Overview
A computed fold for a 72-nucleotide RNA from Calliblepharis sp., annotated as transfer RNA. RNAcentral holds the sequence, with entries from ENA. Taxonomically the source falls in Calliblepharis (Eukaryota, Florideophyceae, Rhodymeniophycidae, Cystocloniaceae). Rfam family: tRNA. Rfam links the family to the GO term triplet codon-amino acid adaptor activity. Rfam classes the family as a transfer RNA.

RNA sequence: UUUCCGAUAGCUUAAUGGUAGAGCGUAUGACUGUUAAUCAUUAAGUUAUAGGUUCGAGUCCUAUUCGGAAAG
Numbered sequence: 001u002u003u004c005c006g007a008u009a010g011c012u013u014a015a016u017g018g019u020a021g022a023g024c025g026u027a028u029g030a031c032u033g034u035u036a037a038u039c040a041u042u043a044a045g046u047u048a049u050a051g052g053u054u055c056g057a058g059u060c061c062u063a064u065u066c067g068g069a070a071a072g
Stems, first nucleotide, its partner, number of pairs: 001071007010024004018055001027041004048064005
């Protein structure tokens, strides 16, 4: 330099173009001699950035940034 893959909640990750979910963790409560475990509830997302297509974009297209792999 070129090609390919990836970027979504604090972490790990889902999501056929049609209300962005889950697990773990956080917070609160219940349970009890107390902690842990367990149970219930809760909050937390500019879906990397900027544009485009579309009635509608996490998803499709383009460029950029970052990370990884391969080739030279």